[in-house]
Molecule: RNase P RNA; transfer RNA
Organism: sheep gut metagenome
RNA sequence: AAGCAAUCGCUUUGGCAUCCUAGAUGCCCGAGAGGAAAGUCCGAGCUCCACAGGACAUGACGCCGGGUAACGCCCGGGAGCCGAAAGGCUACAGAAAGUGCAACAGAGAGCAGACCGCCUGUGGUAACACAGGUAAGGGUGAAAGGGUGGGGUAAGAGCCCACCGGGAAUGCAGUAAUGCAUUUCGCAUGGUAAACCUCGUCAGGAGCAAGGCCAAGAAGCGUGUGGAUUGUCCGUCCCAGCCACGCGGGUAGGCCGCUAGAGACUGUCGGUGACGGCAGUACCAGAUAGAUGAUUGCAUAAACAGAACUCGGCUUAUGAAG
RNA sequence: GCCCUUGUAGCAUAAAGGUAAGUGCAGCCGGCUCAUAACCGGUGGAUCAAGGUUCGAGUCCUUGCUGGGGCACCA
Numbered sequence: 001a002a003g004c005a006a007u008c009g010c011u012u013u014g015g016c017a018u019c020c021u022a023g024a025u026g027c028c029c030g031a032g033a034g035g036a037a038a039g040u041c042c043g044a045g046c047u048c049c050a051c052a053g054g055a056c057a058u059g060a061c062g063c064c065g066g067g068u069a070a071c072g073c074c075c076g077g078g079a080g081c082c083g084a085a086a087g088g089c090u091a092c093a094g095a096a097a098g099u100g101c102a103a104c105a106g107a108g109a110g111c112a113g114a115c116c117g118c119c120u121g122u123g124g125u126a127a128c129a130c131a132g133g134u135a136a137g138g139g140u141g142a143a144a145g146g147g148u149g150g151g152g153u154a155a156g157a158g159c160c161c162a163c164c165g166g167g168a169a170u171g172c173a174g175u176a177a178u179g180c181a182u183u184u185c186g187c188a189u190g191g192u193a194a195a196c197c198u199c200g201u202c203a204g205g206a207g208c209a210a211g212g213c214c215a216a217g218a219a220g221c222g223u224g225u226g227g228a229u230u231g232u233c234c235g236u237c238c239c240a241g242c243c244a245c246g247c248g249g250g251u252a253g254g255c256c257g258c259u260a261g262a263g264a265c266u267g268u269c270g271g272u273g274a275c276g277g278c279a280g281u282a283c284c285a286g287a288u289a290g291a292u293g294a295u296u297g298c299a300u301a302a303a304c305a306g307a308a309c310u311c312g313g314c315u316u317a318u319g320a321a322g
Numbered sequence: 323g324c325c326c327u328u329g330u331a332g333c334a335u336a337a338a339g340g341u342a343a344g345u346g347c348a349g350c351c352g353g354c355u356c357a358u359a360a361c362c363g364g365u366g367g368a369u370c371a372a373g374g375u376u377c378g379a380g381u382c383c384u385u386g387c388u389g390g391g392g393c394a395c396c397a
Base pairs, nucleotide, nucleotide: 003298004297005296006295007294008293010032011031012030014028015027016026017025018024019023034304038315039314041313042312043311044310045309046207047206048205049204053234054233055232056231058203059202060201061200062199063077064076065075066074067073078092079090080089081088082087093198094197098196099195100192101191115138116137117134118133119132120131121130122129123128146164147163148162149161150160151159165187166185167184168183169182170181171180172179173178211256212255213254214253220247221246222245223244224243226238227237228236229235249396250395251394264281265280266279267278268277269276270275323393324392325391326390327389329387332347333346334345335344340377349365350364351363352362353361370386371385372384373383374382
C1' cells in the first nucleotide's frame, strides 16, 4: 500500500425548512474501512451467571532479566545449532523419581555382547577343531557404554600417560541465566517427555445472538427430576410448578449496549531497546440485509482484500520499492 | 457475528508411532458366452496442504485450507 477535480448515488453528526408538535421528507455544511477489517490462534476490557471458596481432574506455558492492563506477545542478554564471515535460527525445565518404547537388520539394543577378526594353550603333517583371553580392526544399525595420540601387552583394553570432552568441589565476575580459573575423580548408567509422568507458574464459566428497556402476540402437552456454579466432589446460594429435555404455539418491530479510547497525532525528556513520563493539538465510521460506490480526466493505481462490542499481539494472504 | 466439529483411492471403511497404508463395491485388462449379466484370474489408483518432533508420522505438535452442524426473543 495512496492523491486531486467534476457529475451521479449510499450511510450519518449538526443546522434550517415543510407537514398533524412523535416522526417523515427536502436542503446546506461536515464525516465515512484495513494493514491485514481475515483466521478466531492467544491475552484483556465489558456484560451476565446470586458469589467466584476448597480439593481433585483437565488444559496451556517452561533458560535469565526487563516491558506491559495482560499474554503463549515484545525487547535485551545467555546457551545450543548452522555459516568462511557478516549474520541467521531455536516448543531452550527434568531421562541418576518411576513406568514405557526402540520395527527391520545385527552375535549383542540397555547395570549389553562376541559373528568375522587378533592372541594363548591342547590335538592334528596340514586344512582345521576344541578350551580360554580380548574388544583395538571389520560387519549390522538412527543409536553398540567418551575422542585423538603415545606407552604398555601374548593380543588387547582408562590398564597407564598427555591433550580434548565429562562429573564434583572451591574461588572470582555477573541482579541472574551463565562464564572463567584452580583442584580433584579414569569417568558403566546413552536416546525418546510435540510417550505417560515429575517439578514450577497460570486459568470459575459463558460470550454483544453477552445483557437491559419498550411495544405487539401467544397454548399448552409429555418425560425426567430438585436446580445453579457449562468437568467431579465438598461447601455455598436459589426454588418448590422450580428446572432440564422433547413436541407444539406466538413475535421476526424499535431503543440502549455502540464507540472519547490501557485511543490518535506532534514535540520533548528518560531508557541499548521493548517501552514509559510530561506538554500541546484535534475529535477521527457506526451500518442492522447491513452505507463508504460508479463514470470521466490528471501520461498511471495495479495486489490481497470490506468494519459489525472494543482493544493488545501472533499467524496467514498480498502489489510496488529498498 | 459467536461456538463446536470433520478430513485415508470414485464411494464406504480399517490400521498400540514400525514390513511396500489393508478390505469391500466401483474402474481397467483377460477368460467363460452367439452376446450381456453373474462368475473366475490379474491390475492401476489414496493419508487435505506446508513445516516441525522422532531413527521412523495416516497417527504426535504448529500453522493454513476445506466440508458439516448449532446458537434470536416471548409464553